[in-house]
Molecule: SAM riboswitch aptamer (S box leader)
Organism: Actinomycetes bacterium
């Protein structure tokens, strides 16, 4: 970078620094010098993967697998508003892959 599958109405702070834009894009509508966004430190949340426990359901080659619930916080991710709303050959995140 490319496609596939899954998810995106819940949840999540404080301090420092920077200095004018930001919320991907278009139209809205919001946030922002009462300092947003970004970056750094500590903290937190819990979607996927990992580790782990349970299940009266389904599959099984009987090793397990799918699904659901719990725990955990290691790998990513996330911590304004339903992905803010609408639109679009739209975006983001995770997993395995080419």
């Nucleotide at each position: 970078c490319c496609a596939u599958c899954a998810u995106c109405c819940a949840g999540a702070g404080c301090g420092g620094u920077c200095g004018a834009g930001g919320g991907a894009c278009g139209g809205g509508c919001c946030c922002g010098u009462u300092g947003a966004c970004g970056c750094c430190g500590c903290g937190g949340c819990a979607a996927c993967c990992a580790c782990u426990c349970c299940g009266a359901u389904c599959c099984u080659g009987c090793g397990g697998g799918a699904c659901g619930g719990g725990a955990c916080a290691g790998g990513u991710g996330c911590c304004a508003a339903u992905g803010c709303c609408c639109g679009a050959u739209c975006g983001a995140u995770g997993a395995g892959g080419a």